[in-house]
Order: sequence, then structure tokens, then C1' cells
RNA sequence: AUCCAGAAAGGUGGAGGGACGGGCCCUGUGAAACCUUGGCAACCGGCGGAAACGCACGGUGCCAAUUCCUGCCGUAGCCAGUAGUGGCAACGGAAAGAU
Repeated sequence: AUCCAGAAAGGUGGAGGGACGGGCCCUGUGAAACCUUGGCAACCGGCGGAAACGCACGGUGCCAAUUCCUGCCGUAGCCAGUAGUGGCAACGGAAAGAU
């Protein structure tokens, strides 16, 4: 700085996975992990260019769901309850995480 875009087949494997809590999902029509091949992107380097930018050569990253949603704060609401309070949902900003 970016995170509402983009991109999966095969083999081995054999029960988990989506960071964490809550939710909601994915998964024996085969999870994680590893391997092969392929793809996406363009962060670093390289090359070209005055620049904007381009190429995709080397190194990373990524290839279910918006970072899957949410968590903290604020703004303005709705619902339940006598009330303390609880629940739902919208917008903005953080935090956390990833690169």
C1' cells in the first nucleotide's frame, strides 16, 4: 500500500478444513498435507519505456464463499422485555489477519 476482481485438473493420502472465539459453510460425490501439470495476479528483481505503463524471464503469493460473515468504536434504526438488558440489521472507521 492492497484485500466486493481473477484463477483447478490429475496422483498419493484417508478425516479433517475455512488463522483465532461465535456463526455459517466446505468435506468419503474424498478434508489436511505432499507431488505433477496448469492457471491467476503483478509484490520484489529483471527487461522495454521520458513517463504513464507494458512483458511474464527469475523469486514470492494465490486458485469455494467479499479477508465467507462477525468480534472493538461511532452514527442512525427495528424487535422483545416493567426494567437491568438481550436480539436483528444498515453505514463509517479501527483492530486482527493475509500478501